[in-house]
FMN riboswitch aptamer (RFN element) from Firmicutes bacterium UBA6811, 158 nucleotides, folded computationally. The prediction has a mean pLDDT of 79. Rfam family: FMN riboswitch aptamer (RFN element). Its family is annotated with FMN binding in the Gene Ontology. Rfam describes the family as follows. The RFN element is a highly conserved domain that is found frequently in the 5'-untranslated regions of prokaryotic mRNAs that encode for flavin mononucleotide (FMN) biosynthesis and transport proteins. NCBI's taxonomy places the organism under Bacteria, Bacillati, Bacillota.
RNA sequence: CGAGACCUUCAGGGCAGGGUGAGGCCCGAUACGAUCGAUGACGGGCCAAUUCCCGACCGGUGGUGAUGCCGACAAGGCAAGUCCACGAGCCGCGCCAGCGCGGUUGAGCCGGCGAGAUACCGGCACCGACGGUAAAGUCCGGAUGGAAGAAGGUUGCA
Numbered sequence: 001c002g003a004g005a006c007c008u009u010c011a012g013g014g015c016a017g018g019g020u021g022a023g024g025c026c027c028g029a030u031a032c033g034a035u036c037g038a039u040g041a042c043g044g045g046c047c048a049a050u051u052c053c054c055g056a057c058c059g060g061u062g063g064u065g066a067u068g069c070c071g072a073c074a075a076g077g078c079a080a081g082u083c084c085a086c087g088a089g090c091c092g093c094g095c096c097a098g099c100g101c102g103g104u105u106g107a108g109c110c111g112g113c114g115a116g117a118u119a120c121c122g123g124c125a126c127c128g129a130c131g132g133u134a135a136a137g138u139c140c141g142g143a144u145g146g147a148a149g150a151a152g153g154u155u156g157c158a
Stems, first nucleotide, its partner, number of pairs: 002157001004155007017054003023047006056138002058128002060086004067079004081126002089104007108124005130141003
């Protein structure tokens, strides 16, 4: 300095403000007109969506970085939701019943500089499992769970 094995800890953020009113509650009710309807037509008031509409806000892990930025030109640090890969979720099958295998798994363009941009600068867009509920990326729930991985330690061999 390093392969392997084991242990510990850690490992996700987000509706400000406004509108509508499904529905609920309260009060009045002077309504025979054809069904309906005093178990309330009709009128008034209050509450009512983080789900709808306007708008607001958020961005797991590793890699990459024509590199850019912070720092002192150093040491060191930061930098992609929509480029690559992984994770969670969902579906199916198997069994030793919480693990294995398979499937599925979102979203970016335009302009600028330049030899070169998926990453830099500027602009405008777009995306977000399942169950619940008034239709949910943001609420509640599975979850005091799982986990990509990060940090530290022990052992051990060469």